[in-house]
RNA sequence: GCCUCCUAAGCUCAGUGGUUAGAGCACUGGUCUUGUAAACCAGGGGUCUUGAGUUCGAAUCUCAUAGGGGGUU
Numbered sequence: 001g002c003c004u005c006c007u008a009a010g011c012u013c014a015g016u017g018g019u020u021a022g023a024g025c026a027c028u029g030g031u032c033u034u035g036u037a038a039a040c041c042a043g044g045g046g047u048c049u050u051g052a053g054u055u056c057g058a059a060u061c062u063c064a065u066a067g068g069g070g071g072u073u
Stems, first nucleotide, its partner, number of pairs: 001072007010025004018056001027043005050064004
C1' cells in the first nucleotide's frame, strides 16, 4: 500500500428501516439483617466514532472519515 472485520451506558453485548434505543454485570438509594454479603424493589447513566447521501422515516442501507483488530506484499 491492498483486502477484511469491529466501533452502541463504566464493562460485556442484543437491537432484520417504524412509538421515547435495551439486557446482564457494575454504580446509587431503599427493604431485609445485630452488622456485612446475598436476595428483592426502585433509580441515574447514551446526542449509537464523525460527516454526507438514500428514504416520509436510519443505530440499521450506501459512500467517505477517524480509531482499533486480523490477513497479505
The RNA shown here (transfer RNA) has 73 nucleotides and comes from Saccoglossus kowalevskii. The coordinates come from a structure-prediction model, not an experiment, and the mean pLDDT is 81. Its Rfam family is "tRNA". By type it is a transfer RNA. Its family is annotated with triplet codon-amino acid adaptor activity in the Gene Ontology. The RNAcentral record of the sequence draws on Ensembl Metazoa. The organism belongs to Saccoglossus, within Eukaryota.